A computed fold for a 73-nucleotide RNA from an archaeon, annotated as transfer RNA. Its mean pLDDT, the model's own confidence on a scale to 100, is 82. Its Rfam family is "tRNA". The family's RNA type in Rfam is transfer RNA.

RNA sequence: GCCUUGGUAAUGCAGCGGUUUAGCAUCCCGGUCUGUCACACCGGUAACCCGGGUUCGAAUCCCGGCCAAGGCG
Repeated sequence: GCCUUGGUAAUGCAGCGGUUUAGCAUCCCGGUCUGUCACACCGGUAACCCGGGUUCGAAUCCCGGCCAAGGCG
């Protein structure tokens, strides 16, 4: 330098054009429980890498950029 894959809450992942309001688990906060802590249960906060394009509609498709991993030279 070229190619491939990926980038979504603090962390690990799902989501494959619309109807779930972007969901699950862990973390965090509050409550119930307990003598206290933990566990368990209930509730809550928090996210689509950036810029364009296509489309009635984009996290999702296309282009460019940045970052990470792998491969080739």